Predicted 3D model of a 107-nucleotide RNA (Glycine riboswitch aptamer) from an Anaerolineae bacterium. Its Rfam family is "Glycine riboswitch aptamer". Gene Ontology term of the family: glycine biosynthetic process. Its mean pLDDT, the model's own confidence on a scale to 100, is 76. The organism belongs to Anaerolineae, within Bacteria.
RNA sequence: AUUUCCUCAAGAAGAGAGAUUUCGCCGCCGCGCGAGACGCCGAAGGGGCAAGCGACAAGCAGGCCAGCUUGCGUGAAACUCUCAGGCAAAAGGACUCUUGGGGCAGG
Numbered sequence: 001a002u003u004u005c006c007u008c009a010a011g012a013a014g015a016g017a018g019a020u021u022u023c024g025c026c027g028c029c030g031c032g033c034g035a036g037a038c039g040c041c042g043a044a045g046g047g048g049c050a051a052g053c054g055a056c057a058a059g060c061a062g063g064c065c066a067g068c069u070u071g072c073g074u075g076a077a078a079c080u081c082u083c084a085g086g087c088a089a090a091a092g093g094a095c096u097c098u099u100g101g102g103g104c105a106g107g
Stems, first nucleotide, its partner, number of pairs: 002107001005103008018038001020037006026030001039087003045083001046081003052074003056071005
């Protein structure tokens, strides 16, 4: 100096699912606000786990080393749960891309 990766800012793109219903409130009568009911969605966030791994525990096996089984721990996602969130538009929105700034380690 460059590349990958992480992170911050700006920009682009960005799906799903009832503009359901009941009651209450208001010198404002609204596609309003609040509290419920039923149905539904997964892509903020959060929870769960498979192989694998372990220096842990028990058992098996065993001359030693190595090993086997079970338990326990660890263990990813766009899978799964639906706690949270969401179900007109707006807002939000995982992931991806572009530009700029910063950063660890490696080549």